Predicted 3D model of a 1399-nucleotide RNA (small-subunit ribosomal RNA) from an uncultured bacterium.
The RNAcentral record of the sequence draws on Greengenes.
Its mean pLDDT, the model's own confidence on a scale to 100, is 83.
């Protein structure tokens, strides 16, 4: 940075799609480790359970506990005495009562904190947020500084005790008590309030300082010390409240909103201003610079993307706001209208003894639910921080950590080296190989992660204290072991083959793949990409300059309003001065941190983190500048306008007048038609007198000629003549006046063809609708005809649309021309009217320069679509369709309709311009037996042949408009033969290879047998170094053979066709953005792109022509056939000798070239005429077929890929079929007769063929033929008779002496064999047919027509085919038309190309 996709191709417009990046993601497949992050986007749905806000005994009273000590009570053990009953001493345990201590507890009073921290984004379009200010309109607990002070009293009340109520929650009564709890009194400043005096300041309200006196107002103590507190005031710091400028989404199919609403005065309330609230007064206020309403949304730092400008987003982190089940309310307090406070209401849940109570996870975990989807009811206060406390300390789901999830980012690993027998396997293959692939194995090495063992932190600035954690990290031993997937491979886009499938299954982001050879489906192999991930989906930005500020357009692609006037708005001439709002520049404040960027540093690196710098493009403030824009002031006249005079015109409105024509009425003349059409016909009119014609009259409407890309008008539009009124404008004169008054113009207002509409007139002609007649397949809806109503006309209203177009909005300026025309005057020249030139304005044409046209082209070009990305304004558009539609809404309207104007859904395009073709019932030119002019046919008949159809066991297959159909087939009785039936063979009828056997096999013969292939027997190999080999046959097995099975749309080759038409291309150059063009077009000419000339072309190639063959003339040479010219002989035949002159044959030359003459043409090419010549303008004929078209034909000539069959789809045999037959078509033959038939007589060819052959004479048969066998491998002999023609005769127009089908009988020939199914002969029979409808074919000269002959195939079997000669015409004015073709041009929405496209 671009790419794919509209077309046959091109350029452009334009949409769709892709490649990139991102993500709080989800889903599919897969999953080794670690670090750092991150994790309910949905139900602001409901919540079990635990925890998340307490703390202070150094404020207080009481209580408990522990300890100490004291007291009374109590009296144990021990000791002493004893008369043994006891006494004394001793003082323990124990409970009780004070006291003291406590770094013990927790309830209560009291203090501070529960307004922070944590969560969520429902609401909110707002001073909510951001940014910058203001507060002279305010508050601020704890903290800091300063000053001053704390004197003296009082009365209560929880706890507690007793009683009472209640299930509980909880409460009541009585009594006792303390305080840093509460309340007076005193004192009191710089405090507050109000009244004075003086001074200073501010943008305003107002504020500040000094001062007088008046009134009011404080306090609390605790402690062992240190110390901690209290009150008042001022200041600071911090945090807030309120106000303001600017910014902050969409919808106008939401245009008006608002009653405390806007303001005032006075009050209330507040920390404070304020309609915040209230009373009264006024009627304002907001709004097109978008009010109100509706929808959506927390805002920002930032995050993602982007070159940027922008666009999108608002997770995590940070700031602000709002909320805490829903709604409302206040209390306390420095701070709340208060998440874990209170009250009320509501919904829900729970408890209950039914009376009544309790609750609020949008705190951390966790549960249900919703959802595609989002975690543990963990550890610790060790860190950082918060609350309380003097402190120790307590509390802290804030926080620090751990757990779960590849959710993201980052890092690491899954091994490294060597290793070619290039193993095996797999895939493919042209079977040789190739790929996987040094990859594996093998050998050597290493140990990051994971696993095992040992050691083991920092984190604690501070003595103790570590949740994380036996973690990070270090060390050791050990094993290549435990660790790779996912997507893609037709183009875009990097990476292909095989098989399967067969428009099926499927793929697909777009274009598009799949219908039998799929690089696009599925699988495999291979490859490409990324990698612990990879793909997919959703979403966002990008690409998209596709909403265009940067950075788009509006003639034809989407897009200029139908036109004018004009409010707001935007923009605006020249000079001077001033100002400093915009603008430029310097300073300064702010723009939080984090983030981004740069540098340095810390975790091994990175992610991540720390430090420093930059940046934050903004806003405020201040100093300076004055060119430009703006403001103000003073001027100017060039823009614009005005006055006076002249002035062209279908400009407008109203009134009047005119003639021609049409129709109607009346009258006359007059008679049978008129009318109507492309040609007709009919409806219609007319004998009741039309049409025609003459005269008179009536009515309405439109104004011929003039008339002109000529005039006027803003547009729509305006046309007989006259009059009146009236709008606008050019030009000229005067340069007199104003002095920027200008331009544009959203809304708005006005005008606005035709049609339509309302009311009232009018109505001749014309004429929607309608009626009827025609046309037509139909013609109810067309063209045509006859009628005909609205309407067209007038007046007054309405409507408000048009291809209302120059498809070009308006205004101004400047920038080469040429040539018309209209208006005006002035100047110059020539001049009698007048003409020419210049100037101004209008209106045309021409072509080109510059320039331009979204860098499209077409084109525009002084009347722009130009003026170099900026003259100014307004408006419009956003892919095609749906649709200028519907609905809903709105506006106006009598209605019809108009204006505004979507969406669902759907397509991968829709388009513009130009190019090349093809096409046109477009044009021009030209050609062809294309038509015309002729001759003969086909179509009718019978038959032959091919085809369709039908039939059949089979009627094998192919060919299908021309260009299939007497075609493949140059010849189906068997064979051919591919088809059918039956029965038969299975390595095979044919090829190669292997093993064994045999010496033959084949052929011949014999026997036997079948429908047929068979079976048995006899006969006979070659070479040799004797080992064997060759050859052949048999047997066996398998590789294989074989296939006229499929695909001509997989192919080669060959062929047809356009078309023997004159075309088809290339190189270089030039032009064009390009496809392409030029050349090849043009003027002539030709059969021809043949040639000449011209020309931005110059050349060249394939075609044309020529070179080749045949034929026509001459010559030379040759002479086995020919000839007898000349000579001789004879059997009279070129027969013989002889000869080669002629004919002929063969070979080789010559000849024709527009060469010569005349004319035309351009002095050319060439054309016309002529001479000469056998032949004359290509002499005639053939071979020869450009680039290409038809997926034309052929897989059945052959070859061939792939597929299919393998005791059969192969092979062989017999018989049948290809020969069928109600029909239909093509191609032919024979005819229908007298230009003929028949009979007799009797001439003249050419080209061929012949040995498995042609076969003479002669004999024989009516004949086909038979016998015969001469001659001939052929200029020798034979086929072989040519026929038509000619002569003579006959027939006499008839289904015949035409015609010969059909049939019967008898024969002949070929052949193994003529039943199905051959040919020929004779006799007999004697059908249709008397010249053929619509239609259609061939032929332009030795041609058509007609006549016969030959040969290929072939045993036999042509009316077909291929050749040959004989006889031998007619006609062509001409190119209008039909068909085909060529060249140029034009149109095109066709390109599978008009057999198109399309509704």
């Nucleotide at each position: 940075a671009g790419a794919g996709u509209u077309u046959g191709a091109u350029c452009c417009u334009g949409g769709c799609u892709c490649a990139g990046g991102a993500c709080g993601a989800a889903c599919g497949c897969u999953g080794g480790c670690g670090g750092c992050g991150u994790g309910c986007u949905u139900a602001a749905c409901a919540c079990a359970u635990g925890c998340a806000a307490g703390u202070c005994g150094a404020a207080c009273g009481a209580a408990g506990c522990a300890c100490g000590g004291g007291g009374a009570c109590g009296g144990a053990a021990g000791c002493c005495c004893u008369c043994c009953g006891g006494g004394g001493u001793g003082g323990a345990a124990g409970g009780c009562c004070g006291c003291g201590u406590g770094a013990c507890u927790g309830a209560g009073u009291g203090g501070c904190g529960g307004a922070c921290g944590g969560g969520u984004g429902a609401g909110u379009a707002a001073c909510g947020c951001g940014u910058g200010g203001g507060u002279a309109a305010c508050c601020u607990g704890c903290c800091c500084c300063a000053u001053a002070c704390a004197g003296g009293g009082g009365g209560a009340u929880a706890a507690c005790a007793g009683c009472c109520g209640g299930a509980a929650a909880c409460g009541g009564c009585u009594g006792c008590u303390a305080a840093u709890a509460c309340c007076g009194c005193a004192u009191g400043c710089a405090c507050a309030u109000g009244c004075g005096g003086g001074g200073g300041c501010g943008c305003a309200u107002g504020c500040c300082c000094c001062u007088g006196g008046a009134u009011g107002g404080a306090a609390a103590g605790c402690u062992u010390u240190c110390g901690c507190g209290g009150u008042a005031u001022g200041g600071g710091a911090u945090g807030g409240g309120c106000c303001c400028g600017c910014g902050u989404c969409u919808g106008a199919u939401u245009a008006g909103g608002c009653a405390g609403u806007u303001g005032g005065c006075g009050g209330g309330g507040u920390a404070a201003c304020g309609g915040c609230c209230c009373a009264c007064c006024a009627a304002a206020c907001c709004g097109a610079c978008g009010a109100u309403c509706a929808g959506u949304a927390g805002c920002c730092g930032g995050c993602c993307u982007g070159a940027g400008a922008g666009g999108g987003c608002a997770a995590c982190c940070g700031g602000c706001c709002a909320c805490a089940u829903u709604g409302g309310g206040a209390c306390u307090g420095a701070g709340a209208c208060a998440c874990g406070g209170c009250c009320c209401a509501a919904a829900c849940u729970c408890c209950u003894a039914c009376g009544g109570g309790a609750g609020g996870c949008a705190g951390c975990a966790g549960u249900g639910g919703g959802g595609a989807a989002u975690a543990u009811u963990g550890c610790a206060c060790a860190c950082u921080g918060g609350g309380g406390g003097g402190g120790a300390c307590c509390c802290u789901g804030a926080u620090g950590c751990a757990g779960c999830g590849a959710c993201g980012c980052c890092g690491c690993g899954u091994g490294g080296g060597u290793g070619a027998a290039g193993g095996a396997g797999u895939a493919u293959u042209u079977c040789g190989g190739u790929a996987u692939g040094u990859a594996a194995a093998g050998c050597c090495c290493u140990a990051u992660c994971a696993g095992c063992a040992g050691g083991g932190a920092a984190g604690a600035a501070c003595a103790a204290u570590g949740a994380c954690g036996g973690u990070a990290c270090c060390u050791g031993a050990c094993u290549a072991a435990g660790a790779a997937g996912c997507a893609c491979c037709g183009g875009c886009u990097a990476a292909a083959u095989a098989c399967g499938u067969g428009c099926c299954a499927g793929c697909a982001g777009c274009c598009g793949c799949g219908g039998u050879a799929a690089u696009a489906c599925g699988u495999a192999u291979g490859g490409u990409g990324c990698a612990a991930g990879c793909g997919u989906u959703a979403u966002c930005c990008g690409g998209a300059u596709u909403u265009a500020c940067u950075g788009g357009g509006u003639g034809u692609a989407a897009a200029g309003g139908g036109a004018g006037c004009g409010c707001a708005g935007g923009c605006g001439g020249c000079g001077c001065g001033u100002u400093a709002a915009g603008c430029c520049u310097g300073g300064u404040g702010u723009g939080a941190a984090a983030g981004c960027c740069c540098g340095c540093g810390g975790c091994c690196c990175a992610a991540c983190c720390g430090c420093g710098g930059g940046a934050c493009u903004g806003c405020g403030u201040u100093g300076g500048g004055a060119a430009c824009u703006g403001g103000c002031g003073c001027g100017c006249u060039g823009g614009a306008g005005u006055g006076c005079c002249g002035g062209a015109g279908g400009g407008g409105u109203a009134g009047g007048c005119g003639g021609a024509a049409u129709u109607c009425c009346u009258a006359g003349u007059g008679u049978a038609g008129c009318g109507g059409u492309g040609a007709a016909a009919a409806u219609g009119c007319g004998u009741a007198g039309a049409u025609a014609u003459u005269a008179g009259g009536a009515a309405g409407g439109a104004c011929a000629c003039c008339a002109g890309u000529g005039g006027c008008a803003a547009a729509g539009g305006c046309g007989g003549c006259c009059u009146a009124c009236u709008g606008g404008g050019a030009c000229g004169g005067u340069g007199a006046c104003u002095g920027a008054c200008a331009c544009u113009g959203a809304g708005g207002c006005u005008c606005g063809a035709a049609a339509g509409u309302g009311u009232g007139g009018g109505g001749a002609g014309c004429a929607a609708a309608c009626a009827a007649a025609a046309u037509u397949a139909g013609a109810u809806c067309a063209c045509c005809c006859u009628g005909g109503u609205a309407g067209u006309c007038c007046a007054c209203g309405c409507c408000g649309c048009a291809a209302a177009c120059g498809g070009c909005a308006a205004u101004a300026a400047a920038a080469a021309g040429g040539u018309g025309u209209c208006g005006g005057g002035c100047c110059c020249c020539c001049a009698u009217u007048g003409g020419g030139g210049g100037c101004c304005g209008g209106u045309g044409c021409c072509g080109g320069c510059a320039g331009g046209c979204a860098a499209a082209a077409c084109c525009c070009a002084g009347u722009a679509a130009g003026u170099a990305u900026u003259c100014c304004c307004a408006c419009c558009u956003a892919g095609g369709g749906g649709a200028g539609u519907a609905a809903c809404g709105u506006u106006g309207c009598u209605a019809a309709g108009a204006a505004u104007g979507a969406a669902a859904c759907u397509c991968a395009a829709a388009g513009g311009a130009a190019u090349u073709g093809a096409c046109g019932g477009g044009g021009a030119c030209c050609c062809g037996c294309a038509c015309a002019a002729g001759c003969g046919g086909u179509g009718g008949a019978g038959c032959a042949u091919g085809u369709g159809g039908u039939u059949u066991a089979a009627u094998u297959c192919g060919a299908a408009g021309c260009a299939a159909c007497g075609c493949g087939a140059a010849g189906a009785a068997c064979c051919u033969u591919a088809c059918c039936a039956g029965g038969c063979c299975u390595u095979g009828a044919c090829a190669u290879c292997u093993g064994c056997c045999u010496g033959a096999c084949a052929g011949g013969g014999u026997a036997u047998g079948u429908a047929a292939u068979g079976u048995a027997c006899c006969u006979u190999c070659c070479c040799u170094c004797c080992g064997g080999g060759g050859c052949a046959g048999g047997c066996a097995a398998g590789a294989c053979a074989g296939g006229u099975g499929g695909u001509g749309c997989a192919u080669g080759g060959u062929u047809g066709u356009c078309g023997u038409c004159a075309g088809c291309u290339c190189g270089u150059g030039u032009c064009g953005u390009g496809a392409g063009a030029u050349g090849u077009u043009g003027g002539g000419u030709u059969a021809a792109g043949u040639c000449c000339c011209g020309c931005a072309c110059c050349g060249a190639g394939c075609g044309c022509a020529a070179c080749c063959c045949c034929u026509g003339c001459u010559u030379a040479c040759a002479g086995u056939a020919g000839c007898c010219a000349g000579c001789a002989g004879c059997a009279a035949g070129g027969c013989u000798g002889g000869g080669c002159a002629c004919u002929c044959u063969g070979u080789a030359a010559g000849g024709a070239c527009u060469g010569c003459c005349g004319g035309g043409g351009a002095u050319a090419a060439c054309c016309c005429g002529g001479a000469g010549g056998a032949a004359g303008g290509c002499g005639g004929g053939g071979a020869c077929g450009a680039c290409g078209u038809c997926a034309a034909a052929u897989c059945a000539u052959c070859a061939u890929g792939c597929c299919c069959c393998u005791u059969a789809u192969g092979g062989g045999c017999u018989g049948g079929g290809c020969u069928a037959c109600a029909c239909a078509c093509g191609u032919g033959c024979u005819a229908c007769a007298a230009u003929g038939g028949c009979g007799c007589c009797a001439a003249c060819a050419g080209a061929g063929u012949g040995a498995g052959g042609c076969g003479a004479a002669c004999c024989u048969g009516c004949g086909a033929g038979g016998g015969g066998g001469a001659g001939c491998a052929a200029a020798g002999c034979a086929c072989a008779a040519a026929a038509a023609a000619g002569g003579c005769g006959u027939c006499c127009c008839a289904g015949u002496u035409c015609g010969g089908a059909u049939u019967a009988c008898a024969g002949c020939c070929u052949g193994c064999a003529a039943c199905c199914c051959g040919g020929c002969u004779g006799u007999a029979u004697g059908a249709a047919g008397c010249u053929g409808g619509a239609a259609u074919c061939g032929c332009u000269a030795g041609u058509a027509a007609u006549c016969g002959c030959a040969g290929a195939u072939c045993a036999g079997a042509a009316u077909g085919g291929u050749g040959c000669g004989g006889u031998g015409a007619a006609u062509a004015c001409g190119u209008u038309c039909c068909c085909g073709g060529g060249u140029c041009u034009u149109g095109c929405a066709c390109a599978c190309a008009c057999c198109g496209c399309c509704c």